Description:
The prediction has a mean pLDDT of 75. The RNA shown here (Bacterial RNase P class A) has 405 nucleotides and comes from a Kaistiaceae bacterium. A source record names the gene rnpB. RNAcentral holds the sequence, with entries from ENA. Taxonomically the source falls in Kaistiaceae (Bacteria, Pseudomonadati, Alphaproteobacteria, Hyphomicrobiales). Its Rfam family is "Bacterial RNase P class A". Its family is annotated with tRNA processing, dimeric ribonuclease P complex and ribonuclease P activity in the Gene Ontology. By type it is a ribozyme. Rfam's curators write: Ribonuclease P (RNase P) is a ubiquitous endoribonuclease, found in archaea, bacteria and eukarya as well as chloroplasts and mitochondria.
[in-house]
RNA sequence: UCAGCUGGCCGGACGGCCGCUCCGGCAAGUUCCGAAAGGACGCAGGAGAGGAAAGUCCGGGCUCCAUGGAAACGCGGUGCCGGAUAACGUCCGGCGAGGGCAACCUCAGGGAAAGUGCCACAGAGAGUAGACCGCCCGCCUUCGCCCGAAGGGGCGAAGCGGGUAAGGGUGAAAGGGUGGGGUAAGAGCCCACCGCGGAUCUGGUAACAGGUCCGGCACGGCAAACCCCAUCGGGAGCAAUACCGAAUAGGGGCGACGCGAGGCUCAAACCCUCAGGCCCGUUUCCGGGUCAGUCGUCCGGGUAGGUAGCGCGAGGUGUCCGGCAACGGAUGCCCAAGAGGAAUGGUCGUCACGCGGCGGGCAACCGCCGCCGUACAGAACCCGGCUUACAGGCCAACUGGCGAA
Numbered sequence: 001u002c003a004g005c006u007g008g009c010c011g012g013a014c015g016g017c018c019g020c021u022c023c024g025g026c027a028a029g030u031u032c033c034g035a036a037a038g039g040a041c042g043c044a045g046g047a048g049a050g051g052a053a054a055g056u057c058c059g060g061g062c063u064c065c066a067u068g069g070a071a072a073c074g075c076g077g078u079g080c081c082g083g084a085u086a087a088c089g090u091c092c093g094g095c096g097a098g099g100g101c102a103a104c105c106u107c108a109g110g111g112a113a114a115g116u117g118c119c120a121c122a123g124a125g126a127g128u129a130g131a132c133c134g135c136c137c138g139c140c141u142u143c144g145c146c147c148g149a150a151g152g153g154g155c156g157a158a159g160c161g162g163g164u165a166a167g168g169g170u171g172a173a174a175g176g177g178u179g180g181g182g183u184a185a186g187a188g189c190c191c192a193c194c195g196c197g198g199a200u201c202u203g204g205u206a207a208c209a210g211g212u213c214c215g216g217c218a219c220g221g222c223a224a225a226c227c228c229c230a231u232c233g234g235g236a237g238c239a240a241u242a243c244c245g246a247a248u249a250g251g252g253g254c255g256a257c258g259c260g261a262g263g264c265u266c267a268a269a270c271c272c273u274c275a276g277g278c279c280c281g282u283u284u285c286c287g288g289g290u291c292a293g294u295c296g297u298c299c300g301g302g303u304a305g306g307u308a309g310c311g312c313g314a315g316g317u318g319u320c321c322g323g324c325a326a327c328g329g330a331u332g333c334c335c336a337a338g339a340g341g342a343a344u345g346g347u348c349g350u351c352a353c354g355c356g357g358c359g360g361g362c363a364a365c366c367g368c369c370g371c372c373g374u375a376c377a378g379a380a381c382c383c384g385g386c387u388u389a390c391a392g393g394c395c396a397a398c399u400g401g402c403g404a405a
Stems, first nucleotide, its partner, number of pairs: 001401004006396005012351007020048004025043002029041001031040003050376001054387002057385005062237004075233005080094005095109001096107004110228002115226002117222003132168002134164006141158007176194006195217001196215008241308004251299007260274004276291005315334008352374002354371007
């Protein structure tokens, strides 16, 4: 200097003017809104979005509901090993596999000799393997060629029967791989090495790594198919929940007044019938009338509305100690939005950065002008993560190439 890789940080600055939300202070009234609960209005001050506030995907706190305990079964999540943590599917450190020259990156990474299932297309054969081409052996029938005087013999092709799994071909995958021996040709048929399986030893907390001996190979792949094993898990969510609490409607207690229609009866009481019934005009339809109460007072539930929940917490940060690290411990300092249809904004000026243009300069760069250029995005109970979005810029460690000393 170019290319790369990992981690961290910032994400416009300052000032003027006009507003918005909250906080505590001072002041204030026979004030205003409201039935009340409660709230508003003045003055000067203070505070006021994020690294993701987002997606709402995991894990928790908190609240209510459910629940006697344990186990089993079912359903769902997780899944190499160890550690961290309140917890996690997160993080840290390892192991293994794959990629990269490297720094480094990626992995749903338990079990396929418990069982079931699947392996498309192509291919002869896809799991109790298989034989298309090829290779090899044999048979004797036919044909061709050659040799021979002849009997006959040789070679080749087709056919038939058999052996084979080297090679070719299909496929994501073909029942260990490479090399040698062996063989008619071949083949773990035999041997060496590698792989695999079993036993065992050493190192490591472990995943795992390395060695020794034995075995001729038995055990293809898929569990992001069912399944098996291990482990975890009650449900719903701040519109949770608690408190205060109108008007209207509805419920209950008490008091006063009132008491439907028909029948029975001389008439009434008692008694009986009816509850959408009875009466009237004219049976149905249809129309009209009547009644099932009215008033007062008190109580409780609950709605609108108000208040709390709601900002001191697994809190932030500096230093020291322990740890490779995640993180933990000690100690000092700090308190940092709290709305509720939802404030955190608008505008002007100067500057910064970026982009474009023009001019100057050998160049680095400098000057001027323009920009409706300065991203993604807006807290809603809180916290730990993950994921996704992001103009532009800064810092540090590391790797590879080139150049110079």